A computed fold for a 61-nucleotide RNA from a Hyphomicrobiales bacterium, annotated as Fluoride riboswitch aptamer (crcB RNA motif). The prediction has a mean pLDDT of 76. Taxonomically the source falls in Hyphomicrobiales (Bacteria, Pseudomonadati, Pseudomonadota, Alphaproteobacteria). Rfam family: Fluoride riboswitch aptamer (crcB RNA motif). The literature on the family includes a 2017 paper in Nat Chem Biol by Zhao et al., "An excited state underlies gene regulation of a transcriptional riboswitch". It was read from a public genome assembly, where an Rfam model found it.
[in-house]
C1' cells in the first nucleotide's frame, strides 16, 4: 500500500421538527429523487408507528 469482514460512526428511504423501529449505502462516492392510460390525471409532510408544525376537506361557535 492493497483486499475481504466484523464493530463503531455518517448519511439515505418523493417537501418540515422530535422520539422508537426497520431497511439501504459509505470511509470519497453511494443509497435516494412518487405513480398512471403521460397535450392529462392521482396520492402523500411517515419506509413504518407516534407527536408537533405547515397544508386540505367538513362540522359548530
Nucleotide at each position: 500500500a492493497g483486499u475481504g469482514a466484523u464493530c463503531g460512526c455518517g448519511g439515505a428511504g418523493a417537501u418540515g421538527g422530535a422520539g422508537u423501529u426497520c431497511u439501504c449505502c459509505g470511509u470519497u462516492u453511494a443509497a435516494c429523487c412518487g405513480c398512471c392510460u403521460c397535450g392529462g390525471g392521482c396520492u402523500g409532510a411517515u419506509g413504518a408507528c407516534u407527536c408537533c408544525u405547515g397544508c386540505u376537506g367538513c362540522c359548530g361557535c